Notes:
Predicted 3D model of RNase P RNA and transfer RNA as a complex of 423 nucleotides. Rfam match: Bacterial RNase P class A. Rfam classes the family as a ribozyme. Model confidence (mean pLDDT): 75 of 100.
RNA sequence: GAUGGUCGGAUGAUCGCUGUUUCGGCAGAGGAAAGUCCGGGCUCCAGAAAAUCACGGUGCCGGAUAACGUCCGGCGAGGGUGACCUUAGGGAAAGUGCCACAGAAAACAAACCGCCAUCAUCAGAUGGUAAGGGUGAAACGGUGCGGUAAGAGCGCACCGCAAUGCCGGUAACGGGAUUGGCAGGGUAAACCCCAUCGGGAGCAAGACCAGAUAGGAACAUAUUGCCAUAUGGCAAAGGGUGAUUUUCCCCUAUGUUCGGGUAGGUUGCUUGAGGCGCGAAGGUAACUUCCGUCCCAGAUGAAUGAUCAUCCCGUCGCAUCGCGUCGGACAGAACCCGGCUUAUAGACCAUC
RNA sequence: GCGAGAUAGCUCAGGCGGUCAGAGCGUCGGAUUCAUAACCCGGAGGUCGAGAGUUCGAGUCUCUCUCUCGC
Numbered sequence: 001g002a003u004g005g006u007c008g009g010a011u012g013a014u015c016g017c018u019g020u021u022u023c024g025g026c027a028g029a030g031g032a033a034a035g036u037c038c039g040g041g042c043u044c045c046a047g048a049a050a051a052u053c054a055c056g057g058u059g060c061c062g063g064a065u066a067a068c069g070u071c072c073g074g075c076g077a078g079g080g081u082g083a084c085c086u087u088a089g090g091g092a093a094a095g096u097g098c099c100a101c102a103g104a105a106a107a108c109a110a111a112c113c114g115c116c117a118u119c120a121u122c123a124g125a126u127g128g129u130a131a132g133g134g135u136g137a138a139a140c141g142g143u144g145c146g147g148u149a150a151g152a153g154c155g156c157a158c159c160g161c162a163a164u165g166c167c168g169g170u171a172a173c174g175g176g177a178u179u180g181g182c183a184g185g186g187u188a189a190a191c192c193c194c195a196u197c198g199g200g201a202g203c204a205a206g207a208c209c210a211g212a213u214a215g216g217a218a219c220a221u222a223u224u225g226c227c228a229u230a231u232g233g234c235a236a237a238g239g240g241u242g243a244u245u246u247u248c249c250c251c252u253a254u255g256u257u258c259g260g261g262u263a264g265g266u267u268g269c270u271u272g273a274g275g276c277g278c279g280a281a282g283g284u285a286a287c288u289u290c291c292g293u294c295c296c297a298g299a300u301g302a303a304u305g306a307u308c309a310u311c312c313c314g315u316c317g318c319a320u321c322g323c324g325u326c327g328g329a330c331a332g333a334a335c336c337c338g339g340c341u342u343a344u345a346g347a348c349c350a351u352c
Numbered sequence: 353g354c355g356a357g358a359u360a361g362c363u364c365a366g367g368c369g370g371u372c373a374g375a376g377c378g379u380c381g382g383a384u385u386c387a388u389a390a391c392c393c394g395g396a397g398g399u400c401g402a403g404a405g406u407u408c409g410a411g412u413c414u415c416u417c418u419c420u421c422g423c
Base pairs, nucleotide, nucleotide: 001352002351003350004349005348006347007346009311010310011309012308013307014306015305017028018027019026020025030330034341035340037339038338039337040336041335042202043201044200045199049246050245051244052243053242055198056197057196058195059194060074061073062072063071064070075089076087077086078085079084090193091192095191096190097187098186099185112133113132114129115128116127117126118125119124141159142158143157144156145155146154160182161180162179163178164177166175167174168173206267207266208265209264216258217257218256219255220254221253222252223236224235225234226233227232238250239249240248274294275293276292277291279290280289281288282287312328313327314326316324317323318322353423354422355421356420357419358418361377362376363375364374370408379395380394381393382392401417402416403415404414405413
């Protein structure tokens, strides 16, 4: 230098706060509690059921996981002398668009200068030519030899590329063979295509309690058309959390009864995809299974603090083996969990 | 918990990425007027909130962060 991991001042006393209690006590912020960028649990929405379309996310391969845009292992590409690092990495041969300026030309092509041939007194005209010049981020394979009027994959060798078999690998892909003179510039973090995933809202969800209107709930009756002697049956209009359809559900008026919005209180609330063990087994690993053990904040105008003493670390001063001053990073739960990202003084460990 | 925004001193435009960095008010200078204002002419003033990435090229596309505002 590179990579990975751990800790995040320690102990005690006094005063105070929150929860709990058997009234003795006991417990009391984090690795990010943060940003709210993803994924879930949970709750309600009519049950979140099916199909198509739209919209949005993801995008090499395999695995892990409840799930993921996360993680692990590998492949390809790029960077580094190296340990190692980075990577939104499907499709440009389905189609559309764009490529400013410059330049002859920015893509079915095309001749500005130059080179060559013919004509021509010259100037120049016609034709051939993509080797060379010049422009640009990018110019229709690259280097070399031959070849040619000059040139050109026109021919050949090597490299690149494409197609088709073979071998290895679960696969991405890699290796090698044969054939082909080369076709098809870039851009999809432009539209789009393909594959795949996604119903919406969120603890201010939701439930209960007390209590006036309004809104709301339950029950009964009543709508239009057709059939039926009648009981009744069928159909219709409107609405249903992106749209349509199927299935299904709800409905408007009157009457009766119940009931009661609000940051009021209780609950949801913390036992959970939980922590710990250098536990055992499997796996390269992420992780999984089993065993043992523990209960580890639950506030809501919102607790988790302050002071002192000793020690640790850093800084400064005195002037040495000590004394004194100042300071201790980022930050702080609010339903819970898995990730990502960002902030973080300093200390320690391991490997290369 | 949910959502919106940041461009000149202020208020705002900026379509499908390029010669696209603009408008109004303000400010400065000139002209006019006896003087001031208004009118007229001209100019200055911007790392487009910050940092990365995609692209030849980013105010615009993508990601991360910061700040502000609303429910």